[in-house]
């Protein structure tokens, strides 16, 4: 230094659901929790998935309602970037 997770240790993270709390919503944070994870470490670059306040369109007598829209969100959906612990080979 590449490639690589066997066997271990040190130690990490935390799904579902409950609770509190921001948020229009996805979903974020904190607690408890543990289903998994060798990057479940970090960042929306590329694909992908959710959501639709605002706008925008239809529609209403006016409300409601439909549809469209990422500027919002997912890193634990796949790729890519960067950084990292232990260890046979």
């Nucleotide at each position: 230094a590449a490639a690589u997770g066997a066997a271990a240790a040190a130690g990490g993270c935390a799904a579902a659901c409950c609770c509190g709390u921001c948020g229009a919503a996805a979903g974020g944070c904190g607690g408890g929790g543990a289903c998994g994870c060798a990057a479940a470490g970090u960042c929306a670059c590329c694909g992908g998935u959710c959501u639709a306040c605002c706008g925008g369109g239809c529609g209403u007598a006016a409300c409601a309602g439909c549809c469209c829209c990422a500027c919002g969100a997912c890193a634990g959906c796949g790729g890519g970037a960067c950084c990292g612990c232990c260890g046979a080979c």
This is a predicted structure of an 89-nucleotide RNA (c-di-GMP-I riboswitch aptamer). Rfam family: c-di-GMP-I riboswitch aptamer. Gene Ontology term of the family: cyclic-di-GMP binding. Model confidence (mean pLDDT): 88 of 100. It was read from a public genome assembly, where an Rfam model found it.